[in-house]
């Protein structure tokens, strides 16, 4: 340098073009317990950047940025 794959809450990960962007762990609050742990209930928190297509984009296209793989 060419090609391929990936980028979503603090972490790990779901999501037919129409979702309140879901789940687990972590955090916070409450209940339970003499207390802690465990358990139960609730709650906070996310789509890498810029364009495009579309009535509508996390999703499709293009250009970047970053990460991984492969060929040289």
């Nucleotide at each position: 340098g060419g090609c391929c794959u990936c980028a979503u809450c603090g972490u790990c990960u779901a999501a037919c073009g129409g979702c309140u962007a879901g789940g687990a762990c972590a955090g916070c609050g409450c209940c339970u317990u003499u207390u802690c742990a465990a358990g139960g209930c609730g709650u906070u928190a996310a789509u890498c950047g810029g364009g495009g297509u579309u009535c509508g984009a996390u999703u499709c296209c293009c250009c970047g940025u970053g990460a991984g793989g492969u060929c040289a």